RNA sequence: UACUUAUCAAGAGAAGCAGAGGGACUGGCCCUAUGAUGCUUCAGCAACCGCUAAUUAUGGCAUGGUGCUACAUCCAGCAAGAAACGUCUUGAGAGAUAAGUG
Numbered sequence: 001u002a003c004u005u006a007u008c009a010a011g012a013g014a015a016g017c018a019g020a021g022g023g024a025c026u027g028g029c030c031c032u033a034u035g036a037u038g039c040u041u042c043a044g045c046a047a048c049c050g051c052u053a054a055u056u057a058u059g060g061c062a063u064g065g066u067g068c069u070a071c072a073u074c075c076a077g078c079a080a081g082a083a084a085c086g087u088c089u090u091g092a093g094a095g096a097u098a099a100g101u102g
Stems, first nucleotide, its partner, number of pairs: 001102008013042005021031003025077004043069003048065002050061004073094001078091005
């Protein structure tokens, strides 16, 4: 960096450093000096890999590899359908994470 598969309305934050941006992109809507983003430490969540019970379905565990700890992936973006109000539903796309392959 590309491809494949699976998942994405649940869950889980404190302290220190530093000091103005951040929520991927665009629009909206939000968060933010009552301290954003980032880094460090500790804590936690989850259970993809892992371990384990079982014939399967499915369940259990959390020592290890990742991931995550504002808001539904914050909402929408493209297409179709419904409604007849400017709203709802479904699917795709994009993105994120894991596992595998190149």